[in-house]
RNA sequence: GCCAACGUAGCUCAGUCGGUAGAGCAGCAGAUUCGUAACCUGCAGGUCGAGAGUUCGAUUCUCUUCGUUGGCUCCA
Numbered sequence: 001g002c003c004a005a006c007g008u009a010g011c012u013c014a015g016u017c018g019g020u021a022g023a024g025c026a027g028c029a030g031a032u033u034c035g036u037a038a039c040c041u042g043c044a045g046g047u048c049g050a051g052a053g054u055u056c057g058a059u060u061c062u063c064u065u066c067g068u069u070g071g072c073u074c075c076a
Base pairs, nucleotide, nucleotide: 001072002071003070004069005068006067007066010025011024012023013022019056027043028042029041030040049065050064051063052062053061
């Protein structure tokens, strides 16, 4: 330098072939217990890496860009 994959909640990850985003763990509260832990119930938490385009509507499609990981760095 080229190519590919990935980027979604604090962490690990789903999701939809375009229709207003979920789980587990973690956190908070409650119940239980003499108390703690565990278990149970509930709550909160995300401009879906960033910027544009298409569309009535984009996490999803297109383009650019940033970051991470991996591969190639050969022929003429």

A computed fold for a 76-nucleotide RNA from a Eubacteriales bacterium, annotated as transfer RNA. Rfam family: tRNA. From the family's description: Transfer RNA (tRNA) molecules are approximately 80 nucleotides in length. Lineage of the source: Bacteria > Bacillati > Bacillota > Clostridia > Eubacteriales. Its mean pLDDT, the model's own confidence on a scale to 100, is 81.